[in-house]
RNA sequence: CAAAAAGCGAUCUAGGGUUCCGUUUAACACAUGUUAAAGGCUGGUCCGAGAGAGAGCGUACGGAACGUUCCGUAUACACGGAAGGAUAAAAGCCUGGGAGAA
Numbered sequence: 001c002a003a004a005a006a007g008c009g010a011u012c013u014a015g016g017g018u019u020c021c022g023u024u025u026a027a028c029a030c031a032u033g034u035u036a037a038a039g040g041c042u043g044g045u046c047c048g049a050g051a052g053a054g055a056g057c058g059u060a061c062g063g064a065a066c067g068u069u070c071c072g073u074a075u076a077c078a079c080g081g082a083a084g085g086a087u088a089a090a091a092g093c094c095u096g097g098g099a100g101a102a
Base pairs, nucleotide, nucleotide: 007057008056011053012052015047016046020044021043022041023038024037025036026035027034028033058075059074060073061072062071063070064069077097079100084094085093
């Protein structure tokens, strides 16, 4: 800048691993640390839901204003593999409102 209308982006959570911090273990040091390892180490940073949460913007309809907006209502429903992909690595992330199922 533009688009979308089972719309869009953010925040939080379920959950996730281990790049960094911290913690623990071992060795070496003895200026309070250094090196290596460990995520069947609680945690912090970090990733994080179509089918999770509360809001926001937008949209639709109705009303009031009159040139600029405001108010209200709605924004439903949604069982779901395996395999693969990214990132340091993994996941309810992406593939995916997929393949399937009823």
The prediction has a mean pLDDT of 86. This is a predicted structure of a 102-nucleotide RNA (Guanidine-I riboswitch aptamer) from Priestia megaterium. The organism belongs to Priestia, within Bacteria. RNAcentral holds the sequence, with entries from ENA.